About this RNA
RNAcentral holds the sequence, with entries from MGnify. FMN riboswitch aptamer (RFN element) from uncultured Adlercreutzia sp., 131 nucleotides, folded computationally. Lineage of the source: Bacteria > Actinomycetota > Coriobacteriia > Eggerthellales > Adlercreutzia. The model forms 100% of the base pairs in the Rfam consensus. Model confidence (mean pLDDT): 84 of 100.
């Protein structure tokens, strides 16, 4: 500097005129980072070192929204804004390990309120790999 590649998840029941949106069950979890777990590998062997995997809810990023500024009207640059964890055990130490219970999920749409259904999106994009 080039190229690729980069999100899952409504299935049963109820109620109604209408509901993949109420209501009970059910289902899903991007990226990086950290990490007492787990496997691998070095080493006679301890200790160690090294790889790899591992958190939705710890710490940061992204989509999505707002504002301003520029703009070749395609966009770009800068600032906002951006959900959600307890409890027990173990321990020298847990947000991460075990158990158990909880809680969160842009904006627009739709015979009815939507993390799961359509739409912007054959987009962009954290970032990863190749060359």
């Nucleotide at each position: 500097g080039u190229u690729u590649c980069a999100g899952g998840g409504c299935g049963a029941g109820g109620u109604g005129g209408a509901a993949a949106u109420c209501c009970u069950c059910a289902c899903u979890g991007g990226c990086g980072g950290u990490a007492a777990g787990c496997g691998g590998u070095c080493c006679u062997u301890c200790a160690g070192g090294c790889c790899g995997c591992a958190a939705g809810c710890c710490c940061g990023c992204g989509a999505c929204c707002c504002u301003g500024c520029g703009u070749c009207c395609g966009c770009g640059c800068a600032g906002g804004c951006u959900g959600a964890u307890c409890c027990g055990g173990u321990g020298g130490a847990a947000a991460u390990c075990c158990g158990g219970g909880g809680c969160c999920a842009a904006c627009g749409g739709u015979u009815a309120c939507a993390g799961u259904c359509c739409g912007g999106a054959u987009g962009g994009a954290a970032g990863a790999g190749g060359c």